[in-house]
Context: one part of a larger RNA
RNA sequence: GGUCUAUGGUGGAUGCCUUGGCGUUAAGCGGCGAUGAAAGACGUGACUACCUGCGAUAAGCUUCGGUAAGGCGGUAAGUAGCCUUUGACCCGGAGAUUUCUGAAUGGGGAAACCCAAUCUAAUUUAUUAGAUUACUCUCAUCUGAAUAUAUAGGAUGAGUAGAGCUAACGGGGGGAAUUGAAACAUCUUAGUACCCCUAGGAAAGUAAAUCAAACGAGAUUCCCUGAGUAGCGGCGAGCGAAACGGGAAAAGCCCAAACCAGUCAACUUGUUGGCUGGGGUUGUAGGACUGCAAUGUGGUAUUGACAAUGUAUAGCGGAACAAGCUGGAAAGCUUGGCCAUAGUGGGUGAUAGCCCCGUAUGCGAAAUACAGAGUCAGCCUAGCAGUAUCCUGAGUAGGUCGGAGCACGUGAAACUUUGACUGAAUCUGGGGGGACCACCCUCCAAGGCUAAAUACGACUUAACGACCGAUAGUGAACCAGUACCGUGAGGGAAAGGUGAAAAGCACCCCGAUGAGGGGAGUGAAAUAGACCUGAAACCAUGGACCU
Numbered sequence: 001g002g003u004c005u006a007u008g009g010u011g012g013a014u015g016c017c018u019u020g021g022c023g024u025u026a027a028g029c030g031g032c033g034a035u036g037a038a039a040g041a042c043g044u045g046a047c048u049a050c051c052u053g054c055g056a057u058a059a060g061c062u063u064c065g066g067u068a069a070g071g072c073g074g075u076a077a078g079u080a081g082c083c084u085u086u087g088a089c090c091c092g093g094a095g096a097u098u099u100c101u102g103a104a105u106g107g108g109g110a111a112a113c114c115c116a117a118u119c120u121a122a123u124u125u126a127u128u129a130g131a132u133u134a135c136u137c138u139c140a141u142c143u144g145a146a147u148a149u150a151u152a153g154g155a156u157g158a159g160u161a162g163a164g165c166u167a168a169c170g171g172g173g174g175g176a177a178u179u180g181a182a183a184c185a186u187c188u189u190a191g192u193a194c195c196c197c198u199a200g201g202a203a204a205g206u207a208a209a210u211c212a213a214a215c216g217a218g219a220u221u222c223c224c225u226g227a228g229u230a231g232c233g234g235c236g237a238g239c240g241a242a243a244c245g246g247g248a249a250a251a252g253c254c255c256a257a258a259c260c261a262g263u264c265a266a267c268u269u270g271u272u273g274g275c276u277g278g279g280g281u282u283g284u285a286g287g288a289c290u291g292c293a294a295u296g297u298g299g300u301a302u303u304g305a306c307a308a309u310g311u312a313u314a315g316c317g318g319a320a321c322a323a324g325c326u327g328g329a330a331a332g333c334u335u336g337g338c339c340a341u342a343g344u345g346g347g348u349g350a351u352a353g354c355c356c357c358g359u360a361u362g363c364g365a366a367a368u369a370c371a372g373a374g375u376c377a378g379c380c381u382a383g384c385a386g387u388a389u390c391c392u393g394a395g396u397a398g399g400u401c402g403g404a405g406c407a408c409g410u411g412a413a414a415c416u417u418u419g420a421c422u423g424a425a426u427c428u429g430g431g432g433g434g435a436c437c438a439c440c441c442u443c444c445a446a447g448g449c450u451a452a453a454u455a456c457g458a459c460u461u462a463a464c465g466a467c468c469g470a471u472a473g474u475g476a477a478c479c480a481g482u483a484c485c486g487u488g489a490g491g492g493a494a495a496g497g498u499g500a501a502a503a504g505c506a507c508c509c510c511g512a513u514g515a516g517g518g519g520a521g522u523g524a525a526a527u528a529g530a531c532c533u534g535a536a537a538c539c540a541u542g543g544a545c546c547u
Base pairs, nucleotide, nucleotide: 001546002545003544004543005542006541007540008539009538015532016497017496020468021467022465023464024463025462026461027460028459029457030456031165032164039101040100041099042055043054044053046079047078049075050074051073061095062094063093064092065091066090070083071082072081106115107114108113116133117132118131119130120129121128122127123126135162136161137159138158139157140156141155142154143153169200170198171197172196173195174194180187184234210217211216221248222247223246224245231239232238252449253448254447255393259278260277261276262275263274264273265272266271267270283427285392286391287390288389289386290385291384292383298380299379300378303377304376305375306374309371310370311369312368313367315363316362317361321336322335323334324333325332337354338353339343345357346356347355398422399421400420401419402418403417404416405415408434429444430443431442432441433440484491485490504531507519508518509517510516
């Protein structure tokens, strides 16, 4: 020096555990904010560093309920002082308070700071207290230029108006590239990512100028199917329908116009226009108009009132076991019982239906909120015939050029949309049926509203998992978006486990009034002592063998 072996050290793998995550389902809820939000700063405790709570009424105040014998939040013990069956603490409903910053809004500003003005009140007469003072919009009033009426503008007042925040889902306006095509340009990725605007609990869409096919259907939305079909496509890569059919859910309506009435205004003085009310709302055309008839029928998504009842936000009752043995400990084993609309689950010194909390099941609300059968009010609502005078959404439909959207890349390219230029018809009318024409069929554009079925989950509750188990699972099981890094945008950790119970080693000894250790003691165990288990690498010591 090496090999083996034993005992230790170091180290923190492995096993076991779980307070934390991940995912899913169901129900609720789907907003908060100038009545000042979200997010913060600073305070606040007898002593108080941080967390939590709260706000100068500051780990809290009032009240109404529930529960209850102890309580004064946590790390975190202690001392002191208090509260409490005249009901404390705790849980829930309602209310009060709620500094400063923040949309931040009196002005300013390097957020949590600085500086005001006006009014009112009070008194100590120079202070105190309270309130108001941003912008925009709407409405009202008063004023008021160039410029006579006027208008613009200005001032004041009123408004629970707007502003900002928020996970995904929605609508709209813009809009890539990597990539694929085994290169690449049309194409694809993709109308994706991303940016902007904006809304709701859903949004959007929605009551045929739709489909269809010679038969018919009858708003929209979503699912299945049709179908990887028909098609599109450097006919490459790829893209990719629709109708029918089956389901979910079902709901239809209101204007404009013609005409009538009223009112106001204008000027060319008999018209035109505005406003209000009536009327009217469609395609087998309908309505106005003229005539006849009815006084009731049905509905209600919008409005208001009452309201049985239900739900939510605290809670309450809730069955049934003992002995012996082993052991530190019984829930284990043995023996003998019992309950079960309860043998889900968790805890208890090992594995408990019957020890505890619960569970099945039954019950419960002073207050607030939501839903709400039903009732009432309010509101809406129909017919027949005639005539062919009037009306039936215009810079619209359509066209040309250039684009875009449609599964459809310009193609034979219909349809939708529109930047430019054009530009009809008026029911004897107009659109569509994938160039176009005829016939036929079908529908009625150029105004608007509309629940449900659908999408999503920041948040609340309940439950579940051939999900993870501390290098996993969230970045974060632990005081984590922390420490730390960066000028900044931003990046971003590590770190869980004594024991059943602290019973956390009194006392003695060595040592420096250390660290550490030896006794003693606790404990089932101390090689469980700041910690479960404690692998390997690595280090040390004893022994054996080899050199």
A computed fold for a 547-nucleotide part of an RNA from Robiginitomaculum sp., annotated as large-subunit ribosomal RNA, domain I. Lineage of the source: Bacteria > Pseudomonadota > Alphaproteobacteria > Robiginitomaculaceae > Robiginitomaculum.